[in-house]
């Protein structure tokens, strides 16, 4: 450098419930497992989801927030294989 199996060390934890934080979107701890070989970090670009605050003022629109388990990019890497 390429690779991910029925292998081994092990890791991660959706959706659910409980409690907190938040205005939402969601986060964050505990349980609890769809599923993940980067489901490890990073909101750089597009997606996607929110709009307390500004704007409109019959729908809304947006500063600005969220998503990394939407895909792109960037960084780091466990372990088995191949070269």
């Nucleotide at each position: 450098u390429c690779u991910g199996a029925u292998a081994a060390a092990g890791g991660c934890a959706a959706a659910c419930c409980u409690g907190c934080c938040g205005a939402a979107a969601g986060g964050c701890a505990g349980g609890g497992a769809c599923g993940c070989a980067a489901a490890g970090c990073c909101a750089c670009g597009a997606g996607u989801c929110u709009a307390a605050g500004g704007c409109a003022c019959u729908g809304g629109c947006u500063a600005g927030g969220a998503u990394a388990g939407u895909c792109g990019g960037g960084c780091u890497u466990c372990c088995g294989g191949a070269g």
Model confidence (mean pLDDT): 83 of 100. Predicted 3D model of an 83-nucleotide RNA (c-di-GMP-I-GGC riboswitch aptamer) from a Bacillota bacterium. The source organism's lineage runs through Bacteria, Bacillati and Bacillota. The sequence was found by an Rfam model in a public genome assembly.